Large-subunit ribosomal RNA, domain II from a bacterium, 684 nucleotides, folded computationally.
The prediction has a mean pLDDT of 86.
The RNAcentral record of the full RNA draws on ENA.
Context: one part of a larger RNA
């Protein structure tokens, strides 16, 4: 994992809704009794309870009371419908759908063959080394002391084997082993090791303290017991069709993943357009914008209170000059927490109008929900950062399938009773994968641009302007001039158009800088400007716009067109015609709901996507009456198939098998429907 079987809203009480029955101002019995009897069954039995009358704290009074000084005014009342069963949904107390703790108590309960410590009583420690006190003999001292030799044999002493132990690393980790093995390695007369037998134990022991260790179990042992502890938490929780069908907000909450109330759904009963939209008409309102009239920001100018500095003078100040610079005026602005002003949508309140839909409103009875996401719109946080977060107004997804975006909950079109080998269309497409135009026109692009990006870049090209120069010859080339004063003045070794200050006149000219640039030590030299001649038509500069070009590196492999492949496209921009294209929309059958009409058949309508979860209707299982039944060896149940018939759950017929049971219909009652719970038990 798979197959079969067991597997989860139950009982009893009270209470509350609805359904249905009895009787009804009443309704009803509980113990108990009396008859009959197998569990039980009928009669009794009216005590109680519940209604029938309330209001007030009471006294009390009563269709009324109560407050009260009140015949005022208020508050709870009356105008009549309950009450017993059985049945349901739900709430309560109990295991209260089932399974599931980690815990917590209890107890003359079991335990110290493992360990922790202790108690008796026993063993065991190869070998080798060091050589303490002490004692003798010599030297030595006055004498001690002191040295050296022997001798001696101390020590939580050293080295290493049994033995104890576990330092490091290998290995093992479905193992040799629920702690091993192999090297290594620490202790080894000691606070050593070690047999026997014996004591202390559960909030106790025992601990050279590590919460160790008390039998593979320790921050409180195992067994047993309260126990089905508790779990706002995870898992599961079992046929069928049908009809509606949601929330992930709000307030509070030892509250935040959990409720309580509200809200949104459902189902009954009541009410009957009351609800939406639109127009019309009356209100609210300070928001987009936009001002600057107020609060305050930040600008330039002018005037200038006050003030700084410096010079000069006849000096506690007076003149000049340069500078800050409040108010106020001019121009020009900026604002969520500004406003002289101000929409557009919105809101509310009115009348018509339009709409009859799962509108709208009220009462009860049952939920679920109360983690919400994404997108577009306006905000805020943040980085005008997030697939970020919090709010507000749509939509979607959640709980929505179908087409489309290659693939993709949310984006675009569109809301799936079913059937159909008809049709028409929508988003989005129409070379080919692929249904449908290699369709039309008129243009753009060359980058595969499409088909991934900026700021900044460029004689790329297309299309509109503006302006310059131009047959009295432009613009590009080419010839040819480009010159004198003078090497202009200053600087400087040196400065002659070109190091570098300052200054840039004049003259000859068609023209021709006191010089554009290389260049020389400095000249020289080559060049531009500027003109002239050839040449013979457009040439320059400058807006604004379309398309593309550069900017442009990323990790396995082309890989930023789904691919193939495209270039007057199969790109891109305008237009045009015409096809494809879904579960939309029609056509045709059929089923359900549900409204209107009708006696009814039925007919015309609007419907039938769905998760939590409301509400209906069904199917089957097992039992019990009926029933000692129909029915059955001329084959009952169960099994395999086959055929039918039912929207289904399922139900029939027939054949095989099967070899004794056993129905349907009407009722009634549950141990009632299995695929999922790391379910339990059994086999593979």
């Nucleotide at each position: 994992u798979c197959c079969g079987g067991c597997g989860a809203g139950u009982g009893u009480g009270c209470g509350u809704a609805c359904g249905u029955a009895g009787c009804g101002a009443g309704g009803c019995u509980a113990a108990g009794g009396c008859u009959c009897a197998u569990u039980g069954a009928g009669c009794u039995g009216u005590a109680a309870c519940c209604g029938u009358a309330g209001c007030g704290a009471a006294a009390g009074c009563g269709a009324g009371u109560c407050c009260u000084a009140a015949u005022a005014g208020g508050g709870c009342g009356a105008a009549u419908a309950g009450u017993u069963g059985c049945g349901u949904g739900c709430g309560u107390a109990c295991g209260a759908c089932c399974c599931g703790a980690a815990a917590c108590c209890c107890g003359u309960g079991u335990g110290a063959u493992c360990u922790a410590c202790c108690c008796a009583u026993g063993g065991c420690c190869a070998g080798g080394u060091u050589g303490a006190a002490c004692u003798c003999u010599c030297g030595g001292u006055a004498a001690c002391a002191c040295g050296a030799g022997a001798g001696g044999g101390a020590g939580g002493a050293c080295c290493g084997a049994a033995c104890c132990g576990g330092u490091g690393a290998u290995c093992c980790u479905u193992g040799c082993a629920a702690u091993a093995a192999u090297c290594u390695c620490g202790g080894a007369u000691g606070a050593g090791c070690u047999g026997u037998g014996g004591g202390u134990c559960g909030g106790a022991g025992c601990g050279a303290a590590a919460g160790a260790c008390u039998a593979a179990u320790c921050a409180a042992a195992c067994c047993g017991g309260g126990u089905g502890a508790u779990a706002g938490c995870u898992g599961g929780u079992u046929c069928u069709c049908u009809c509606c069908g949601a929330a992930a907000u709000g307030c509070c909450u030892u509250u935040a993943g959990g409720g309580g109330c509200a809200g949104u759904c459902u189902c009954c009963g009541g009410a009957g357009u009351u609800c939406a939209g639109u127009u019309g008409c009356g209100g609210a309102g300070g928001u987009a914008g936009a001002g600057c009239a107020c609060u305050g920001g930040a600008u330039g100018g002018g005037c200038g209170a006050u003030u700084u500095c410096u010079c000069a003078c006849a000096a506690u100040g007076u003149g000049a000059g340069a500078g800050a610079g409040a108010a106020c005026c001019c121009g020009a602005u900026c604002a969520a927490a500004c406003u002289c002003c101000g929409a557009a949508u919105u809101c509310c309140g009115u009348a018509a109008c339009u709409c009859c839909a799962g509108a709208u409103c009220c009462g009860g009875g049952g939920a679920a929900u109360g983690a919400g996401g994404c997108u577009c719109u306006g905000a805020g946080u943040a980085c005008u950062a997030a697939g970020a977060u919090c709010c507000a107004g749509g939509g979607c997804c959640g709980a929505g399938a179908g087409g489309g975006g290659a693939a993709u909950a949310a984006c675009c079109c569109a809301g799936a009773c079913c059937a159909u080998c008809a049709g028409c269309u929508a988003a989005g497409g129409c070379c080919c994968c692929c249904a449908a135009g290699u369709a039309c026109a008129u243009g753009c692009u060359a980058a595969g641009u499409g088909g991934a990006a900026a700021a900044a870049g460029a004689a790329g090209u297309g299309a509109a302007g503006u302006u310059a120069c131009u047959c009295a010859g432009a613009c590009a080339g080419c010839u040819g001039g480009g010159a004198u004063g003078u090497u202009g003045g200053c600087u400087u070794a040196g400065a002659a158009g070109c190091a570098g200050c300052a200054a840039u006149c004049a003259u000859u000219u068609a023209a021709a800088g006191a010089g554009u640039g290389c260049g020389u030590a400095a000249c020289a030299g080559c060049u531009c400007a500027c003109c002239a001649g050839u040449c013979g038509a457009g040439u320059g500069a400058u807006u604004u716009u379309g398309c593309g070009c550069u900017g442009a590196a990323a990790a396995u492999a082309u890989a930023u067109c789904g691919g193939g492949g495209c270039u007057c496209a199969a790109g891109c921009a305008u237009g045009u015609c015409g096809c494809c294209g879904a579960a939309g929309c029609u056509a045709u059958g059929g089923a359900c709901u549900u409204g209107a009409c009708g006696c009814a058949a039925g007919u015309c309508g609007a419907g039938u996507g769905g998760u939590a979860g409301g509400a209906g209707a069904g199917c089957g299982u097992u039992c019990u009456g009926u029933u000692g039944u129909a029915g059955g060896u001329c084959g009952a149940a169960g099994g395999c198939g086959u055929g039918c018939c039912g929207c289904g759950a399922g139900a029939c017929a027939c054949g095989c098998u099967g070899g004794a049971c056993g129905a349907a219909g009407c009722a009634g009652a549950a141990g009632u429907g299995a695929g999922u719970a790391u379910g339990c038990c059994g086999g593979a």